[in-house]
RNA sequence: GCUCCCAUAGCUCAGUCGGUAGAGCACUUCCAUGGUAAGGAAGAGGUCGGCGGUUCGAACCCGUCUGUGAGCG
Numbered sequence: 001g002c003u004c005c006c007a008u009a010g011c012u013c014a015g016u017c018g019g020u021a022g023a024g025c026a027c028u029u030c031c032a033u034g035g036u037a038a039g040g041a042a043g044a045g046g047u048c049g050g051c052g053g054u055u056c057g058a059a060c061c062c063g064u065c066u067g068u069g070a071g072c073g
Stems, first nucleotide, its partner, number of pairs: 001072004006067002010025004019056001027043005049065005
C1' cells in the first nucleotide's frame, strides 16, 4: 500500500435479504428468610461507531471516514 471481517444496553452477543431493537449476565425495587446466598415477580437502561446518500421508511442498501482484528505484498 491492497483486500476482507467486525463496531447494537455496563459486559458477552442476537436481530439479514428495509417497516418504529432483543436475550443472558450485571443493576434497581418487591416477594421470600431470623439474616445472607440461591430462587420467584416487576422494572430501568441503547440517537444500533461518525458523516453523507438512496427510500414513504435504514441497525439492515450505497459512499466515505475512524477504531479493532486478519490476510496479501

Predicted 3D model of a 73-nucleotide RNA (transfer RNA) from Pontibacillus sp. ALD_SL1.
Model confidence (mean pLDDT): 80 of 100.
Rfam family: tRNA. Rfam describes the family as follows. Transfer RNA (tRNA) molecules are approximately 80 nucleotides in length. Rfam links the family to the GO term triplet codon-amino acid adaptor activity.
Taxonomically the source falls in Pontibacillus (Bacteria, Bacilli, Caryophanales, Bacillaceae).